[in-house]
RNA sequence: GGCGGCUGGAUGGCUGCGCUUUCCCGGGCGACCGGGAGGGUGAGGAAAGUCCGGGCUCCACGGAGACACGGUGCCGGCUAACGGCCGGCGGGGGCGACCCCAGGGAAAGUGCCACAGAGAACAGACCGCCGCGCCGGCCCGCCUUCGGGCGACAAGCCGGCAGGCAAGGGUGAAACGGUGGGGUAAGAGCCCACCGCGCGACCGGUAACGGAAGCGGCACGGCAAACCCCACCGGGAGCAAGACCAAAUAGGGGCGGCACGCCGGGCAACCGGCAGCGGCGUUUCCGCGUCGCCGCCCGGGUCGGUCGCGCGAGGCGCCCGGUGACGGGCGUCCCAGAGGAAUGGCCAUCCAUCGCCGCCCGGGGUUUCCUGGGAGGCGGGGACAGAACCCGGCUUACAGGCCGCCU
RNA sequence: GCUGCCGUAGCUCAGUGGUAGAGCACCCCCUUGGUAAGGGGGAGGUCCACAGUUCAAUCCUGUGCGGCAGCACCA
Numbered sequence: 001g002g003c004g005g006c007u008g009g010a011u012g013g014c015u016g017c018g019c020u021u022u023c024c025c026g027g028g029c030g031a032c033c034g035g036g037a038g039g040g041u042g043a044g045g046a047a048a049g050u051c052c053g054g055g056c057u058c059c060a061c062g063g064a065g066a067c068a069c070g071g072u073g074c075c076g077g078c079u080a081a082c083g084g085c086c087g088g089c090g091g092g093g094g095c096g097a098c099c100c101c102a103g104g105g106a107a108a109g110u111g112c113c114a115c116a117g118a119g120a121a122c123a124g125a126c127c128g129c130c131g132c133g134c135c136g137g138c139c140c141g142c143c144u145u146c147g148g149g150c151g152a153c154a155a156g157c158c159g160g161c162a163g164g165c166a167a168g169g170g171u172g173a174a175a176c177g178g179u180g181g182g183g184u185a186a187g188a189g190c191c192c193a194c195c196g197c198g199c200g201a202c203c204g205g206u207a208a209c210g211g212a213a214g215c216g217g218c219a220c221g222g223c224a225a226a227c228c229c230c231a232c233c234g235g236g237a238g239c240a241a242g243a244c245c246a247a248a249u250a251g252g253g254g255c256g257g258c259a260c261g262c263c264g265g266g267c268a269a270c271c272g273g274c275a276g277c278g279g280c281g282u283u284u285c286c287g288c289g290u291c292g293c294c295g296c297c298c299g300g301g302u303c304g305g306u307c308g309c310g311c312g313a314g315g316c317g318c319c320c321g322g323u324g325a326c327g328g329g330c331g332u333c334c335c336a337g338a339g340g341a342a343u344g345g346c347c348a349u350c351c352a353u354c355g356c357c358g359c360c361c362g363g364g365g366u367u368u369c370c371u372g373g374g375a376g377g378c379g380g381g382g383a384c385a386g387a388a389c390c391c392g393g394c395u396u397a398c399a400g401g402c403c404g405c406c407u
Numbered sequence: 408g409c410u411g412c413c414g415u416a417g418c419u420c421a422g423u424g425g426u427a428g429a430g431c432a433c434c435c436c437c438u439u440g441g442u443a444a445g446g447g448g449g450a451g452g453u454c455c456a457c458a459g460u461u462c463a464a465u466c467c468u469g470u471g472c473g474g475c476a477g478c479a480c481c482a
Stems, first nucleotide, its partner, number of pairs: 001406007009350007017042011044384001048395002051393005056238004069234005074088005089103001090101004104229002109227002111223003126169002128165003133161006140151004177195006196218001197216003202211003242307004252298007261274005278291005314333008351382001353380005359374006408478007417431004425462001433449005455471005
C1' cells in the first nucleotide's frame, strides 16, 4: 500500500422517562382509561435516504394469454424474492496484492453525428501526384523594312481544359485496415509476406467463452443511459393499509300514537272551491308533482376507544455438506413496542486519544535546534446519528480503536 | 409515516443532446427645467451538487442535498 472482518466507551452511585407484569386505588353511560408501590425491560450499524425486493392488509379479478406501460439484461448458482449476493467469463486500469464495468442485439428497421473540413456513411478531391489526351506560350530553325512572318514541334519547361489516383498534407471525437516489398504514368489489397479483421470444420467447457486446421483480399464507423428488436419480470394501493367496540345530533328503515287551515255538500269514506309558507324535482317563466308531529326499536356510521403491534425468512454456539453465497441438524435464549413519540441528566473512577508544562533516557548536530521513548501534573474530550407495521438488500453519513491475510 | 412534483440571471418562467434565452428589475446614453413614461446600448449564469453514458450533458441515467404539495375522514 491492497483486501476482509469486528467494535462504536467501561464500572458504580443519585435522580427522572416509556413499555410490561402483580397488587391496590380512582375516572367514564360505555368501549375502556388513569394514578401509586414492587419486579422485569428499554435504539442502530446505519434506526437515515425511501432506491429495490418480500411478508401482511384492503380493493379489483372465472382461468390462461395478449396489447399498452414500467423495469431488468454476459454465464452458472444462492435466495421467499430482488436491480441483491457468490463463483466463473470477457473488456479496461495498476509493477503488484487487487480494483472498475447498465456487460444482450448496430449484416431487422428508423433516427442522430454540431463546429471544422474537399468529403460524415455503401462518402469525397482543397492542396497535392501523374501522362500515350487536347489547346496555347516558351524553347528550335530560316527570313526580316526589327513591328513581325513562315516552318518544325522529337525531347524539355510553364499555363489552361478534360481525365486518372487516393500514397502524402490538412480538418475532426470519428475519414472506408496497418507495416514492409513488388507493381504502376502516378497510385491503390492491384499482388505478396507478416499483423489485424470476418467466417470457421473440429476440440475443451453445463454455459458465458477459450483454442484452432482451413477459407475469405476486407465486405461490416459510432450512438440503443435515442426510438426500437429479443428474452425475462410486474394487477393496484399502502399500517394515515385495515378490523372490532361505540356517545350526542342530524338523516334512513320499522312499529305505535297524535294531528291534518277555512267554506259548501254528504251519515261517513270522500268530493268541490278559496287562501298560505318555503325546500326539492321538472333547463328558465307559467304550470304541475312531492314534503306533518311525537315515542320506542333496528342497522350504517362520526367524536372517542381498542386491535393490527412483535416467536420472527429471529439471535447465539457447535457439527456436517458446499470453493463460496448458502443449506441441513442439534442445543440454547426471548431481546423496545410509543401513537406526537420514552430510552435522559448530574457526579466519581478508569480506558483510548489530543493540547500545554517541566523532568529522565537515547540518536543527529558547533551553543540556540530537530527527533524517538518513558513516568508525572493541569486542561480538553468519545464520531455519524434517534426505532414508529415488520423483514432481506442497496446507497449515503461516520472521530477513533482492534484482528487476520496479502503485495 | 406514506405518496407525488420541482430546482435555469436579483424575481417569474422558456429552452430538453451541439457556444443558454424572454419579461420585469439593474447600469450608461438620448429625450425633459426635473422625474416618470418612451427610444438606444450594456452588464449579469457553478443551469442545486457529485459520479456515469456520449466526440459532446441544462437536457439521458444513478446517488445525494434542498424546496413545495397531497393523504387520517368525512357519516